[in-house]
Context: one part of a larger RNA
């Protein structure tokens, strides 16, 4: 629990689909629920206003009048709702035509690097570091040249550049495959927004089953450093990073800023369509008016001006912790407090 607020103060759900619900475009015609007038009725008294008295004053207490307002009868207009198997095209949806793109999942294919083996050359060193050791090397290393075999990732182009709801996606090909943006006005006629639960997706890391392992690399162990040095440096080096397949469900999941519709000066890149080349229609940037803003900034991609849905805030700390529920194999996740102390 009424306000007022949610970029950075305390607060926007990590992000779609959607169900009840809320809330909806012009226009015609009904009906009265909102609304609007007037009249009765009725709301016990007391209280409330206004007048008058009573207690020495007042509070208090009596008495007269009154009023809005609740609910009900009547009764009006037709601007909202409603209702209509009436209509309309501008929101919305479909065709058509056309277009960019690292959007999604699967197959194939490549070079450059890197490690290992294997052959040749060839000799003592190599490598690391602030300096150095550990570490590898005469059982031939590093270097070099030829072969081979692996799994990872994809330089350059590459850009406040593209795509995608968000996580996010980047070598080249290839079938399937989502959705977007422009054009045109065929068709469809509000079909439409927002969503409490619901239900899906969701990076990294981590679990489970089984593969795979080159390079890195938590723990580890060794050698430095230091006063210690369970570290920063080195040298090994296991999970794990990779892949199927099923969890998990969290991030500074951010633009720290829900969606959506309409209005509100310009300037200047960029990306994508249309075009008679003037413009114009969709992204993404800066700059900057008016306005907002505690301020810092924001500023047609608004933190501006409205309206609708919907989460979510309400002094720190205790605490995202305890207990209870759930949900997970486990880790844990969602839910979510008091005492107390300031």
């Nucleotide at each position: 629990u009424u306000g007022g607020g949610c970029g950075u103060a305390a607060a926007g759900c990590g992000c779609g689909c959607g169900u009840a619900g809320g809330c909806g475009g012009c226009c015609c015609g009904g009906c009265a629920g909102g609304c609007c007038g007037g009249g009765g009725g009725u709301c016990g008294a007391a209280g409330c206003g206004g007048g008058g008295g009573g207690c020495u004053c007042a509070a208090c207490c009596c008495c007269c009048c009154g009023a809005a307002g609740c609910c009900c009868c009547c009764g009006g207009a037709a601007c909202c709702u409603c209702c209509g198997c009436g209509g309309c095209u501008u929101g919305g949806g479909u065709c058509c035509g056309g277009u960019a793109g690292g959007g999604g999942a699967g197959g194939g294919u490549g070079g450059a690097a890197c490690a290992c083996c294997c052959g040749g050359u060839g000799u003592a060193g190599c490598g690391g570091u602030g300096g150095a050791a550990u570490g590898c090397g005469c059982a031939g290393a590093u270097a070099u040249c030829g072969g081979g075999u692996g799994g990872a990732a994809c330089a350059c182009c590459a850009g406040u550049g593209g795509c995608g709801a968000a996580g996010g996606c980047g070598a080249c090909u290839u079938g399937c495959u989502g959705g977007g943006c422009c054009g045109u006005a065929a068709c469809u006629g509000a079909c439409g927004c927002u969503g409490a639960g619901g239900c899906g997706c969701g990076a990294a890391a981590g679990c489970g089953u089984g593969g795979g392992g080159a390079g890195c690399a938590a723990a580890u162990a060794g050698g430095a450093u230091u006063a210690g040095a369970u570290a920063c440096c080195c040298u090994a080096g296991u999970a794990g990073u990779c892949c199927a397949c099923g969890c998990c469900g969290u991030a500074a999941a951010c633009g720290a800023u829900g969606g959506a519709u309409a209005c509100u000066a310009a300037g200047u890149g960029u990306c994508g369509g249309a075009g008679u080349u003037a413009u114009u229609c969709g992204g993404u940037g800066c700059u900057g008016a008016a306005g907002u803003u505690a301020a810092c900034a924001c500023a047609u991609u608004a933190a501006g001006u409205a309206u609708c849905c919907c989460a979510c805030c309400u002094g720190a700390g205790u605490a995202g912790u305890a207990c209870g529920g759930u949900c997970g194999c486990a880790a844990g996740g969602c839910u979510g407090a008091a005492a107390c102390u300031c």
The prediction has a mean pLDDT of 85. Predicted 3D model of a 342-nucleotide part of an RNA (small-subunit ribosomal RNA, central domain) from an uncultured bacterium. The full RNA is in RNAcentral, with records from ENA.